[in-house]
Predicted 3D model of a 147-nucleotide RNA (c-di-AMP riboswitch aptamer (ydaO/yuaA leader)) from Syntrophomonas sp. It matches the Rfam family "c-di-AMP riboswitch aptamer (ydaO/yuaA leader)". Gene Ontology terms of the family: regulation of gene expression and cyclic-di-AMP binding. The sequence was found by an Rfam model in a public genome assembly. Model confidence (mean pLDDT): 76 of 100.
RNA sequence: UUAAGGUAGGCGCCGAGGUCUUUUAUCAUAAGGCGCGGGGGAACCAAAUUUGGGGCGAAUUCCUGGUACUAUCAUAGAGAUUCCAGGAUAGGGCUGACCCGAGUCCGAGUCCGACAGCUAACCCCGUAGGCGAAACGGGCUAUCAGU
Numbered sequence: 001u002u003a004a005g006g007u008a009g010g011c012g013c014c015g016a017g018g019u020c021u022u023u024u025a026u027c028a029u030a031a032g033g034c035g036c037g038g039g040g041g042a043a044c045c046a047a048a049u050u051u052g053g054g055g056c057g058a059a060u061u062c063c064u065g066g067u068a069c070u071a072u073c074a075u076a077g078a079g080a081u082u083c084c085a086g087g088a089u090a091g092g093g094c095u096g097a098c099c100c101g102a103g104u105c106c107g108a109g110u111c112c113g114a115c116a117g118c119u120a121a122c123c124c125c126g127u128a129g130g131c132g133a134a135a136c137g138g139g140c141u142a143u144c145a146g147u
Base pairs, nucleotide, nucleotide: 011132012131013130014129018034019033020032021031022030035127036126037125038124039123040122045117050114052115053112054111055110056109061088062087063086064085065084066083068081069077070076071075091106092105093104094103095102098139099138100137101136
């Protein structure tokens, strides 16, 4: 000097997941309020239940190759299904107010447990978790700070 890691404070990103009060010496824990988010639940309307069905979420829908599978001496077959790899895609995020362009990334997972359409009144639940090293061009001129 560079890289990695740790601690503290700050800034920022995905996401509903923020903030205040009380308890407490402080933190944590616990409880409550506000804000944000989700589910259940009439009439009317709509719909169809083993091919099970449904919720949260952007995360749906396909294609290719191999593998498992079937028959066979080889080899071939194959609607669907198991697993792996790759490609695309509905859709979604970021580039530090916003818009356009350009670029880039994601396109998962999980829950309920035979059961839920919409749904006024009403009822219930959540307020997590995980991340980062750069700072692109133009327009517009919001907010904050400084002079």